Record summary: Predicted 3D model of a 1398-nucleotide RNA (small-subunit ribosomal RNA) from an uncultured bacterium. Rfam family: Bacterial small subunit ribosomal RNA.

């Protein structure tokens, strides 16, 4: 000192949490000792037992009882005499202190600080006087009655320091009455007269004269305690605003210790109250205690003052003192005793039960100290105290050991090992002995009392006595403590929390949105650093965690120290009332203010110093301090008040200006509507389109002429007034505001403004009018899935008029009044400026941009949101709520005032980046549109989804799955199902033992794996290779996570984009560049610029193809020359041509021409094969979709081990009532079937293609020949071209069905593909709706190849042949690109989100 949470990131406002400190505390684990301290915070509930208050025999009467004598004697009683002296009694102090508690009380109760000229006082100290003489009771006791007791009553008798009367009485107390002093409301001294009021005695000593103590009455005076009054201080609620009759005050009185309306009788109406009265909640108050930098907040337990109170309530007596805790007295409840007739009791004293309760203790010891009653004293008495127990409640101290000890031991935990951790930690050895336990010694708290002995004093003073002093000199609950020796022996003694982040401390396992964690924020849905549980580490330590409560943080109620434009918060304006603040210069006072010194501020505490307990907690000692009230001496700047003066604030008057400012009267035109007439004829209105509607009974339309109510174009504005709603046709009247130089007057008259009182849009309400237009509710037609809505046709209220409520609003500048300062430019109104309609310049308003400053930021910026200053209103997290209750107000609708419960971790400005939009702008794409062919309907293939099924193995799933992984499922492939096998495994490596060459081949079993057998073979360099057997170490898995990954792929998207460094802007996120103008296929290029460069994207750069050159020239060409055939480059020969393939060239908007600065664009332009990117391919920016794949492979990590592995036969991946995708075929004559006949290009080919030739109708089969290939082979091209058919389910179509083959293969039943013969379905152009394709493209026509024994391929992947049509255009659908602009969206519109219902 701050941290965490709003968001995708930012600033900022806000609230919630969270680190810290205390604590009478509870609760959970755990627990060794000592010192100090605390200890019913709840029910002021009931309470059993014992104790807590007595003493005094030196006030008095008396005397149980027991002793000793003695006497009477029936030895057991009686009697006398002496001692001894309990209880009980009468008197006296004292039971009003002490302790206890906090109900009660908001109040002179408390605190602090005066006053009492209005007051008291036992005991105690000082002084001054005095105690003479008498009397009549009465407990106790005897006797006796009532009761069950408590208790009462009768009757005799009896004492005193109980009671009564009498003398005396300085003095006092009262009345008169004189004088002094102080006052100014008042009662202080002094003089005198005059009234009435006093007492008690005990004890010691004696030299009997006295003498001393204790006491006693009267008065003075201290002390000390109290007793009343003030002044100023401390709680909540105004949704408590009026209260009040003894109330407020006079007179006179009663009453007290005293003043008082405390009370009383009369008079008088007075008294408090916004500075908060009377209600109502709460609650003892204060030294202090906790917090806190501090202001301040929060708290009154412990300890120490006050004050209340003692089962609830009420009352008085006794006394110096009470209205009394452990006294009386009546009333209640409640307990207890009872012979029912009556009694008796009060723990909020110490203990101690009981009950509440999260929770708080001994029925403990002693008066040894301390301090308190009572006594002369001894001494009693004291649950005050002092001590001991019990409870980690708090505080402090101490301990549980220390030294050496590494092969870093075992064991645990992690790790792929290697090894790290746990760790000098253990163990070992070496020491100590606090604490313990045993015994032993042992202070101090005790001081002296009473007595004895000494010395000294004071009176007049000899003894007792009395005062100071000294010496002897009994006493201790704690307690054999404390502490001290001595012996034992590492012995007896360690726990809790907690490790995402905030906060310090990490890993494994297990769990699998479960069980759980959480103070916030959040963790768990299979790798969880966040649950459990271990290791391990953090932390603090006899404790440590929680939970309450409180103060910090939090400046979040802000005096110190916040704010109000958009975050929450300026009143809708105005006018004034209290209040609050207030110009300039004298003068006095001194309340405030500054300072001097006086008392106070009780102790304790806190804090400084210094002491005592071994340290410390604790205690003692002294200082400081108590920030304050009170008394007094000074000071006069400031404020205040007194009193004089000033003119700048304010105001007033002349003059002049000024406007939709207010009332009120009077006019005026233009549109509407509707009336009446003319003209006219089939419509009109209205809408996107349309109906309602309206018009042949003449409507719109036009024309005259009449009615009525409203509102005033044009001027009109960035304009004008006004306090603020708000104010607009002219003109006249009243009124009231503003402005403006200039001259005069007043002389601070100000400025704000709680409450008050007043205006106050729209709309509403009352009542009487008005009533064209327009138009809530209403109706009607439309629109829609519905339309209670937006559109239309009607239409009442209401808009308007007078008068009266209502009082609200986005009453806004979301910006409260006034006043002063503080940069610039540019307008506009309305003044004033030499004569002026000019102008420099000024005053007022009213706009616009910006400086500094403010500000989270957008933005304010002399008309502040800036700097200052006075007053007024207002906020304190969101919801709930502007609700609810109360209360005012209003007919009335509803205003004003205004909450709690619950709940929620945020609600929010402001600005930033992307998505996004049925915002805008600019521009691409076969997007759309124009155009060709297609799907969607039919068979049939094929793929999928359902569905079956032992099993139909898996994955893909909008677009980006579905002829996709599959570029070849009949066993193999297979991973599915079924049933037979096998466990070192089907296949691979190392070891170690043991057998045996390896290897072949044949026979039995069996469906086969596989088992059982028989023969043949006999390697070596002797190390072994190689194979089999057992062991053993790795295995094997297409088991699971594609949401743990690699890698690869797919989409957006061949889209023009996607960043950087550096500088500039911003607090910041971020911008900026990469915007803007042009231009392009393109962030392509050029211009302009806080930007300047660069990276990755485009583009070239590779590679086909389209011309042309040079090389080359066989397997390919043949133009020339020869040769030669039925006939063909067949041949020799040549490389010219084509080709073929290697290397060049070509094109750059170069070039003209317009257009542009410039890039660059336009042209039937030249030239050229090819023209503006010729055409096609390869390439795919950062990055989106937790996008596809764990089954291609790889790989982490779970899981399976005689099975989830492996072999192997069989069977399924082909199932079939159904959807759906992609495709072939076709429905026909741009066709079919015949027949004839030319032209490619690109591959393949040895277990192959295969000429030819022969058989077959064909598939094929037989032979046979060349080719590993510009040479042979597949080979044939197919649309073409000709006939034929004549629109029909066909000479269309080719499924499906029979039939017969052929071929591949161990094997075509499930399940192959082709051939021939029949058989000949469905289909006549396909509904909504949809796909491709912009040129050698679509269409539309064969070839080929790859997988492959063989094929379910109509698929793919490639070739070539023929070969169109359209593009006006970018409105609109998709889908994209920059720019922009709103947003409450950021998993981003497939978002957010509101209402009802479960």
């Nucleotide at each position: 000192a701050g941290a965490g949470u709003u968001u995708g990131a930012u600033c900022c406002u806000g609230g919630c949490u969270c680190a810290g400190g205390a604590u009478g505390a509870a609760c959970g684990c755990u627990g060794g000792c000592g010192g100090u301290g605390u200890g019913c915070c709840u029910a002021a509930u009931a309470c059993a037992u014992g104790c807590a208050a007595g003493u005094u025999g030196a006030g008095c009467g008396g005397g149980a009882u027991c002793c000793a004598u003695g006497c009477g004697c029936u030895u057991g009683c009686g009697c006398a005499u002496g001692g001894u002296g309990a209880g009980a009694g009468c008197g006296g102090c004292g039971g009003a202190c002490u302790g206890g508690c906090g109900a009660g009380u908001a109040a002179c109760a408390c605190g602090u600080g005066g006053g009492c000229g209005a007051c008291g006082c036992g005991c105690c100290c000082u002084c001054c006087g005095g105690a003479c003489g008498g009397g009549a009771a009465u407990a106790g006791c005897c006797u006796g009655u009532a009761g069950g007791a408590a208790u009462a009553c009768a009757g005799g008798g009896u004492a005193a320091u109980g009671c009564c009367g009498g003398a005396u009485g300085c003095g006092a107390a009262c009345g008169c009455g004189c004088g002094c002093g102080c006052u100014g409301g008042a009662g202080g001294c002094g003089c005198g007269c005059g009234u009435g009021g006093a007492a008690a005695g005990c004890c010691c000593c004696c030299a009997c004269g006295g003498g001393g103590g204790c006491g006693c009455c009267g008065g003075a005076g201290g002390a000390g305690c109290g007793g009343c009054c003030c002044g100023c201080g401390g709680c909540c609620c105004a949704u408590c605003a009026g209260c009040u009759u003894g109330u407020a005050g006079g007179c006179g009185g009663u009453g007290c210790a005293a003043g008082g309306g405390a009370c009383c009788a009369c008079c008088u109406a007075g008294g408090c109250u916004a500075c908060g009265a009377c209600g109502g909640g709460u609650a003892c108050c204060c030294g202090g205690c906790c917090u806190c930098a501090g202001a301040g907040g929060g708290c009154g337990g412990a300890c120490g003052g006050g004050c209340g109170c003692a089962u609830u309530g009420g009352g008085a007596c006794u006394g110096a003192g009470a209205u009394a805790c452990g006294g009386c007295c009546c009333a209640g409840a409640c307990u207890c005793c009872u012979a029912c007739g009556g009694g008796a009791g009060g723990c909020a004293g110490c203990a101690g039960c009981u009950a509440a309760g999260a929770a708080u203790a001994u029925u403990c010891c002693g008066c040894a100290a301390u301090g308190g009653g009572g006594g002369g004293a001894a001494c009693c008495c004291u649950g005050a105290c002092g001590g001991a127990g019990c409870g980690a409640c708090g505080c402090c101290g101490c301990g549980u050991g220390g030294g050496c000890g590494a092969g870093g031991a075992a064991g645990g935990c992690c790790g792929g090992a290697a090894g790290g951790u746990u760790g000098u930690a253990a163990a070992g050895c070496c020491c100590u002995u606090u604490u313990g336990c045993g015994c032993g010694c042992g202070a101090g708290g005790a001081a002296u009392a009473a007595g004895g002995g000494g010395a000294g004093g004071a009176g007049g003073g000899a003894a007792u006595g009395c005062c100071u002093u000294c010496c002897c000199g009994g006493u201790g609950a704690c307690u054999g403590u404390a502490g001290c020796g001595c012996g034992c022996g590492a012995a007896u003694a360690a726990g809790c929390g907690c490790c995402g982040g905030c906060u310090a401390a990490u890993u494994a396992c297990g769990u699998g949105c479960c069980a759980g964690c959480a103070g916030c924020c959040g963790c768990g849905g299979u790798a969880a650093c966040a649950c459990g549980u271990a290791a391990g580490g953090c932390g603090c330590g006899a404790g440590c965690g929680u939970u309450g409560u409180u103060c910090g943080g939090a400046a979040u109620c802000a005096u110190u120290g916040g704010g109000c434009g958009u975050a929450a918060a300026g009143g809708g304006c105005g006018u004034g009332u209290a209040g609050g603040c207030g110009g300039c210069c004298c003068u006095g006072c001194a309340a405030g203010c500054c300072u001097g010194g006086c008392g106070u501020g009780a102790a304790a505490u806190c804090c400084c110093g210094g002491g005592g307990c071994u340290c410390a907690a604790c205690c003692c000692c002294g200082g400081a301090a108590c920030c304050g009230c009170g008394c007094u001496g000074g000071g006069a700047a400031c404020u205040g008040c007194u009193g004089g003066g000033c003119u700048g604030g304010a105001g007033c008057c002349g003059c002049u200006g000024u406007g939709g400012c207010g009332c009120a009267g009077c006019c005026g035109g233009a549109a509407u509507u509707c009336c009446a007439g003319g003209u006219g004829u089939a419509g009109g209105g209205g809408u996107g389109a349309a109906a309602u509607c309206u018009g042949u009974a003449g409507a719109u339309a036009u024309c005259u002429g009449g009615a009525a109510g409203a509102a005033c174009a044009c001027c009109g504005a960035u304009g004008g007034c006004g306090a603020a709603g708000g104010c607009a046709g002219g003109c006249u009247g009243c009124g009231a505001g503003c402005g403006g130089a200039c001259g005069g007057c007043u002389g601070a008259c100000g400025c704000u403004g709680a409450g008050g009182c007043g205006c106050g849009a729209a709309g509403g309400c009352g009542c009487g009018g008005g009533g064209a237009g327009c138009g809530a509710a209403c109706a009607g037609g439309a629109u829609u899935a519905g339309a209670u809505a937006c559109c239309c046709u009607g239409g009442u209220a209401u808009u308007c008029c007078a008068c009266g409520c209502c009082g609200u609003a986005a009453a806004c500048g979301a910006u409260g009044a006034u006043g002063g300062c503080u940069a610039a430019c540019c307008g506009c109104c309305g003044g004033c400026g030499a004569c002026a309609c000019a102008c420099a310049g000024u005053c007022g308003g009213u706009g616009g941009c910006c400086a500094a400053g403010c500000g989270a930021a957008a933005g304010c910026g002399a008309u502040a949101a800036g700097c200052c200053a006075u007053c007024c209103a207002c906020c304190u997290g969101g919801g709930g709520a502007g609700u609810a209750c109360g209360u005012c107000g209003g007919c009335a609708a509803c205003g004003a005032u205004g909450a709690a419960a619950c709940u929620c971790a945020a609600a929010g400005g402001a600005a930033u980046u992307g998505a996004c939009g049925g915002g805008g702008g600019c521009c691409c794409g076969c997007a759309c549109a124009a155009g060709c062919g297609g799907a969607g309907g039919a068979a049939c293939a094929u793929g999928u989804g359902g569905u079956u099924u032992a099993a139909u193995u898996c994955g893909a799933u909008g677009a980006u799955a579905c002829g996709c992984g599959a570029g070849g499922a009949a066993c193999c492939u297979u991973a599915c199902c079924c049933g037979g096998g096998c466990u070192c495994g089907a296949a691979c490596g190392g070891c170690a033992g043991g057998g045996g060459a390896a290897u072949c081949a044949c026979c039995c079993a069996g469906a086969g794996a596989u088992g059982g057998g028989u023969g043949a073979g006999u390697c070596u360099u002797c190390g072994g290779a190689c194979u089999c057997c057992u062991g053993u170490c790795g295995a094997g898995g297409u088991g699971c996570u594609g949401c743990a990954u690699g890698g690869u792929u797919g989409u957006c998207g061949u889209c023009a984009g996607c960043u950087c460094g550096u500088g500039c802007c911003g607090u910041g996120a971020g911008g900026u560049g990469u915007c803007g103008g042009c231009u392009c296929a393109a962030g392509u290029g050029c211009c302009a610029u806080a930007a300047c460069g660069a990276g990755c994207g485009c583009a070239a750069c590779c590679c086909c193809u389209g011309c042309c050159g040079c090389c080359a020239g066989u397997u390919g060409c043949c133009a020339u020359c020869a040769g030669g055939u039925g006939a063909a480059g067949c041949u020799g020969g040549g490389c010219a041509c084509u080709c073929u393939g290697g290397c060049g060239g070509g094109a750059c908007u170069g070039c003209c021409a317009c257009c542009g600065c410039a890039a660059g664009g336009u042209g039937u332009g030249a030239g050229g094969a090819g023209g503006g990117g010729g055409g096609g391919g390869a390439u795919g920016a950062c990055g989106u979709c937790a996008a596809a794949u764990c089954a291609g492979c790889a790989c982490g990590g779970c899981c399976c081990u005689u099975a989830c592995g492996u072999c192997c036969g069989g069977g399924g991946c082909g199932a079939c009532a159904c959807a759906c995708g992609u495709g072939u075929u076709a429905c026909a004559a741009u066709g079919g079937c015949g027949g004839c006949c030319a032209c490619a290009g690109a591959g393949g080919g040895a277990g192959g293609c295969u000429a030819c030739c022969c058989c077959g109708c064909g598939a094929g089969g037989g032979g046979a020949u060349g080719c590993g290939g510009a040479u042979c082979u597949c080979g044939a091209a197919a649309a073409g071209c000709c006939g034929u058919c004549c629109c029909a389910g066909u000479u269309c179509g080719g499924a499906c069905u029979g039939g017969a083959g052929u071929c591949u293969g161990c094997a075509a039943c499930c399940c192959g593909a082709c051939u021939c013969c029949a058989c000949g379905a469905a289909g006549u152009u396909g509904g909504a709706u949809u796909c491709g394709c912009u040129a050698g493209u679509a269409a539309u026509c064969g070839c080929g190849c790859a997988u492959c024994a063989g094929c379910c391929a109509u698929g793919g992947c490639g070739c070539g042949g023929u070969g169109a049509a359209u593009a006006c255009g970018u409105u609109c659908c998709c889908g994209g690109g920059c720019c922009u602009u709103g947003u409450a969206c950021u998993c981003a519109c497939c978002g957010c989100c509101c209402g009802u219902c479960a």